Context: one part of a larger RNA
RNA sequence: GAACGCUGGCGGCAUGCUUAACACAUGCAAGUCGAACGGCAGCACAGCAGAGCUUGCUCUGUGGGUGGCGAGUGGCGGACGGGUGAGUAAUGCAUCGGGACCUACCCAGACGUGGGGGAUAACGUAGGGAAACUUACGCUAAUACCGCAUACGUCCUACGGGGGAAAGCGGGGGAUCUUCGGACCUCGCGCGGUUGGAUGGACCGAUGUGCGAUUAGCUUGUUGGUGAGGUAAUGGCUCACCAAGGCGACGAUCGCUAGCUGGUCUGAGAGGAUGAUCAGCCACACUGGGACUGAGACACGGCCCAGACUCCUACGGGAGGCAGCAGUGGGGAAUAUUGGACAAUGGGCGCAAGCCUGAUCCAGCAAUGCCGCGUGUGUGAAGAAGGCCUUCGGGUUGUAAAGCACUUUUAUCAGGAGCGAAAUCUGCAGGGCUAAUACCCAUGCAGUCUGACGGUACCUGAGGAAUAAGCACCGGCUAACUCCGUGCCAGCAGCCGCGGUAAUACGGAGGGUGCAAGCGUUAAUC
Numbered sequence: 001g002a003a004c005g006c007u008g009g010c011g012g013c014a015u016g017c018u019u020a021a022c023a024c025a026u027g028c029a030a031g032u033c034g035a036a037c038g039g040c041a042g043c044a045c046a047g048c049a050g051a052g053c054u055u056g057c058u059c060u061g062u063g064g065g066u067g068g069c070g071a072g073u074g075g076c077g078g079a080c081g082g083g084u085g086a087g088u089a090a091u092g093c094a095u096c097g098g099g100a101c102c103u104a105c106c107c108a109g110a111c112g113u114g115g116g117g118g119a120u121a122a123c124g125u126a127g128g129g130a131a132a133c134u135u136a137c138g139c140u141a142a143u144a145c146c147g148c149a150u151a152c153g154u155c156c157u158a159c160g161g162g163g164g165a166a167a168g169c170g171g172g173g174g175a176u177c178u179u180c181g182g183a184c185c186u187c188g189c190g191c192g193g194u195u196g197g198a199u200g201g202a203c204c205g206a207u208g209u210g211c212g213a214u215u216a217g218c219u220u221g222u223u224g225g226u227g228a229g230g231u232a233a234u235g236g237c238u239c240a241c242c243a244a245g246g247c248g249a250c251g252a253u254c255g256c257u258a259g260c261u262g263g264u265c266u267g268a269g270a271g272g273a274u275g276a277u278c279a280g281c282c283a284c285a286c287u288g289g290g291a292c293u294g295a296g297a298c299a300c301g302g303c304c305c306a307g308a309c310u311c312c313u314a315c316g317g318g319a320g321g322c323a324g325c326a327g328u329g330g331g332g333a334a335u336a337u338u339g340g341a342c343a344a345u346g347g348g349c350g351c352a353a354g355c356c357u358g359a360u361c362c363a364g365c366a367a368u369g370c371c372g373c374g375u376g377u378g379u380g381a382a383g384a385a386g387g388c389c390u391u392c393g394g395g396u397u398g399u400a401a402a403g404c405a406c407u408u409u410u411a412u413c414a415g416g417a418g419c420g421a422a423a424u425c426u427g428c429a430g431g432g433c434u435a436a437u438a439c440c441c442a443u444g445c446a447g448u449c450u451g452a453c454g455g456u457a458c459c460u461g462a463g464g465a466a467u468a469a470g471c472a473c474c475g476g477c478u479a480a481c482u483c484c485g486u487g488c489c490a491g492c493a494g495c496c497g498c499g500g501u502a503a504u505a506c507g508g509a510g511g512g513u514g515c516a517a518g519c520g521u522u523a524a525u526c
Base pairs, nucleotide, nucleotide: 002522003521004520005519006518009373010372011371012370013369014368015366016365017331022329023328024327026326027325028324031076032075033074036073037072039069040068043067044066045065047062048061049060050059051058052057053056083284084283085282092209093208094207095206096205097204098203101201102200106197107196108195109194111192112191113190114148116146117145123138124137125136126135127134128133154163155162156161168189169188170187171186172185173184176183177182210256211255212254217247218246219245222244223243224242225241226240227239228238229237259281260280261279262278263274264273265272266271286307287306288305289304290303309320310319311318312317337363339362340361341360345359346357347356348355349354376406377405378404379403386397387396388395389394412462413461414460415459416458420453425447426446427445428444429443431441432440470515471514472513473512474511475496476495477494481510482509483508484507485506491498492497
């Protein structure tokens, strides 16, 4: 955060499984980079060869040369974002402190980027298997992997010394050289060690943070020390040895309950209750356990083992995890669409173009809430008809209606039209870099492109009172009264209490009162 009953015109802004952390069909929710690499399955285009001929077109084959790119190697990201509150009463949270730590990408400083090597996927060949998948042999590349060299910082040190790096890719180019590939120069992006910062995190302490004594004793890695191991780091964190301690009526231990906070509701406040949405922290990801990789996980859409459950199977063996967004069954008083878009904001990757993004922005559904608007306005007494009451005179419904005169919000239809869009990109200008007017970078100016929402907001026009009122109550508390029916019956009721023949309390009617697109009831809290 409501639900139920009756009723229901519109808009804006919010909110929407509180129950079964029950089980899940289907689709989507984490990718990206060809400017790291070998390549080329598919698409497209040069080029080459051939054919048809209308002689400049069509068709066929070939074709990594090019745009690009499936699968693969490699890099970065899948530790963020999103969900849930099961567990947790303290390894948590809130506030205030502390020193023995780590931190990818980012910023700043100084330094470096030399020379070699061996493999392996893809691929090919041959197999195995129903499938998931997998085996052997052979070929190959890298910013993948491994040595060597060097070491401004850096690490270890017995102060003598010792250990330890790296990777290239792309754009442009005047001389010179060239095996015509390039070398070389320059710019950009990277790469290595290191210092500081920033950001994020880890650890420790103090105080506070439910109920129960019909829980009174608890503890053996337990409490402390020495040494060692381990960790990013302190520490019984772990181990060996030694000592016998440590906690507890200021409530230990045990049991029950519970995510904590900023806040929210209420109240004059003190306080009480609460912890939906939003924000911070924590914990969890079918149940239990474990580590691997990595800067960061013991990892929701990764791996391994065990278990329960579901599914496939050729019975040998395999596959899965919605507490992501929708959606289904179930449970329940009860809670929405298997929607659109990346236009904006933000995130990942990328030089960029861009790709991905159920984050997000929007739309849909629900009177679930709050706020606003409307359902007409003025006039109109013959106080019409009808209803109800009546002392039968009349009273009341009631200016209410009709009638007359107006208006057109909303709804409907038509037309116009704004912000959310600035970047990116292209061109030019001067500036920086540079050998360079090239490339690249920032700045300015100009131009072009980009909107899911959207048949939008908003504005204008058209016609016509036209499209729009209910619900509860009327004994007292408590605003609002009569008649009929009923006769302790039927029923009402929050409390007091009504009803047994004149019921303002039951049921109906007329009238009235209160709220109003709501009104009542129930539940909960102050």